C1' cells in the first nucleotide's frame, strides 16, 4: 500500500497490581480489584479445506483439525462533509469521508 468487513456472537481462574475504553473531548470500566501475562474454556468464520456455480472471477453452501482474530458498552459515542431540522454559530437523524482495528495480499 491495496482491498474486504466493522448493529450480531463469546469468559472463568491463577499472577499482578492501578489502571484502562488508539488519539482529543465527553461517557463509562476498574481495590466487589485496571493493564499486562499464563491455563483452561467459549465465540466467529477472513485464511486455509471440501461441495455447488463460472471461461476465469464473483457468488451460494458445509466444515472447524490447522494459521490468524475476538470474548463491557455499535469500531462506546462525538470529531470533518453533504443534506435535514431550528428564530439559533441550536439538534441531532440519514449518507459519505476521515481515523482505527482485524484478514488477506
Nucleotide at each position: 500500500c491495496u482491498u474486504a468487513u466493522c448493529a450480531a456472537g463469546a469468559g472463568u481462574g491463577g499472577u499482578g497490581g492501578a489502571g484502562g475504553u488508539a488519539c482529543a473531548g465527553g461517557a463509562c470500566c476498574u481495590g466487589u480489584g485496571a493493564a499486562g501475562c499464563c491455563a483452561c474454556g467459549g465465540c466467529a468464520a477472513c485464511c486455509c479445506u471440501c461441495c455447488g456455480g463460472u471461461c476465469a472471477a464473483a457468488c451460494g453452501g458445509a466444515a472447524a483439525c490447522g494459521g490468524u482474530g475476538c470474548c463491557a458498552a455499535u469500531u462506546c459515542c462525538u470529531a470533518c462533509g453533504a443534506c435535514g431540522u431550528u428564530u439559533a454559530u441550536g439538534c441531532g437523524g440519514u449518507c459519505g469521508a476521515g481515523a482505527g482495528a482485524u484478514g488477506a495480499g
Molecule: SAM riboswitch aptamer (S box leader)
Organism: chicken gut metagenome